Context: one part of a larger RNA
RNA sequence: UUGGGCGUAAAGCGUCCGUAGGCGGUUUGAAAAGUCUUUGGUUAAAUCCUAGGGCUCAACCUUUGGACUGCCAAAGAUACUUUCAGACUAGAGGGUGUUAGAGGCUGAUGGAACGGUCGGUGUAGGGGUGAAAUCCGUUGAUAUCGACCGGAACACCGAAAGCGAAGGCAUUCAGCUAGGGCAACCCUGACGCUGAGGGACGAAAGCGUGGGUAGCGAAUGGGAUUAGAUACCCCAGUAGUCCACGCUGUAAACUUUGGAUACUAGCUAUUGGUAGUGUCGACCCUAUCAGUGGCGAAGCUAACGCGUUAAGUAUCCCGCCUGGGAAGUACGGCCGCAAGGCUAAAACUC
Numbered sequence: 001u002u003g004g005g006c007g008u009a010a011a012g013c014g015u016c017c018g019u020a021g022g023c024g025g026u027u028u029g030a031a032a033a034g035u036c037u038u039u040g041g042u043u044a045a046a047u048c049c050u051a052g053g054g055c056u057c058a059a060c061c062u063u064u065g066g067a068c069u070g071c072c073a074a075a076g077a078u079a080c081u082u083u084c085a086g087a088c089u090a091g092a093g094g095g096u097g098u099u100a101g102a103g104g105c106u107g108a109u110g111g112a113a114c115g116g117u118c119g120g121u122g123u124a125g126g127g128g129u130g131a132a133a134u135c136c137g138u139u140g141a142u143a144u145c146g147a148c149c150g151g152a153a154c155a156c157c158g159a160a161a162g163c164g165a166a167g168g169c170a171u172u173c174a175g176c177u178a179g180g181g182c183a184a185c186c187c188u189g190a191c192g193c194u195g196a197g198g199g200a201c202g203a204a205a206g207c208g209u210g211g212g213u214a215g216c217g218a219a220u221g222g223g224a225u226u227a228g229a230u231a232c233c234c235c236a237g238u239a240g241u242c243c244a245c246g247c248u249g250u251a252a253a254c255u256u257u258g259g260a261u262a263c264u265a266g267c268u269a270u271u272g273g274u275a276g277u278g279u280c281g282a283c284c285c286u287a288u289c290a291g292u293g294g295c296g297a298a299g300c301u302a303a304c305g306c307g308u309u310a311a312g313u314a315u316c317c318c319g320c321c322u323g324g325g326a327a328g329u330a331c332g333g334c335c336g337c338a339a340g341g342c343u344a345a346a347a348c349u350c
Base pairs, nucleotide, nucleotide: 004321005320006319007304008303012318014201015200016199017198021194022193023192025088026087027086028085029084030083031082033081034080035077036076037075038074039073040072041071042070048066049065051063052062053061054060091191092188093187094186095185096183097182098181099180103177104176105175106174107173108172110154114150115149116148117147118146119145120144121143125136126135162169163168206247207246208245209244210243211242215241216240220236221235222234223233258317259316260315261314262313263312266295267294268293269292270291271290272289273288274287275286276285278283299306300305323350324349325348332343333342334341335340
C1' cells in the first nucleotide's frame, strides 16, 4: 500500500458558513463520452499454458497452437452513468396563518444580601480556630435602629424543563433582531447533501488602552501548624474577577459518539403544536408531528453497553488512526504585542 478501523483500546476538526471537488429525486426524447457486443490491426523475442520433438531422464533446448494486458480503427446495442432538450413534485426553498422559548444586542428597572459614610441607643469586648495568635475595639468596636452611597450577582419560581450551530443563555420591562415547531393550502421546480483550501463565531485564564472595584481573591505580607511548611487553617491583600474597545484562539470545547438521507418491535415520562370523542367548561382520553429523558424486541458489541435521539441495516461526502517513549517536542514556515498557537519530525531507546 491493500485491508481494517475511530463511545471507553490509537483515532470525529470546538462549532457553523461556504469555494473547488465528490455524490445526487421522478419521467420523456435525442446523442452515444463511459459501458457492452462483433470484426480487423497491433501488442518484438524470451517468459507463461497446451500438444509434440531433442540431449539415457530431468533441469535445459526446440517446434506448433493458445493465452495474457493495453492501444487503435470500423460496425452495432442503449438498460445504467453522462451530456443536451422538455416535463413533474415526494427532496429543498418561499408565501399565508398560528405558536413556545434564560436565542442575540441595546437601554432602563427592582428587592434581598454585602461593604462603606453619617446619626441614634449602648458598653467591653469582638473576630477567628482543632486549639490559638496575628487582626479590629474606650479616638467607642461587636450588637441594634434610621438615612444615604457603592459595586457585583440575580434566592424562591426551577424541572430528567426550555432556547441556541457550538461556546453558551436566567430579576423585571421596553425597543431592535435571528432561528425553530405545527396546520391547511398556494408558489418556485432538484434550486439538493457533503465540503480539501478559505472565512466567521468560539468558556475560563491571559494581553493592550481607558474606566470601575462591594465581595471574592493568584502573587505577596503576617499569624499558626510542623523536624521543616515556599502548603492545607487564620488575619490582611495586589493583579484579576466587572464595563467599553481591540487581541489571544485554547479546554475532560464531552454525548470522549462528524454531517446528510432512508429503513427496522414497543412501553413509559415530559415540552411545544394540531386534530378528534366526551364535557357548559376546566380538564381528561385517543391519534399524529417536532423535541428532551428512562427502559427495552431484533440486531450490533471484546465486554461494558447502544438500541427509531443507534454504537442496528445501508448509501454519499469530509476529518482522523497505524506499538510505547522521545513528543504534540526540535527545526523550518505561518499567525500573535507577548504568553503562546497551528503545522510537525528524527536520532536514540524498550
This is a predicted structure of a 350-nucleotide part of an RNA (small-subunit ribosomal RNA, central domain) from a Candidatus Nealsoniibacteriota bacterium.
The coordinates come from a structure-prediction model, not an experiment, and the mean pLDDT is 87.
The RNAcentral record of the full RNA draws on SILVA.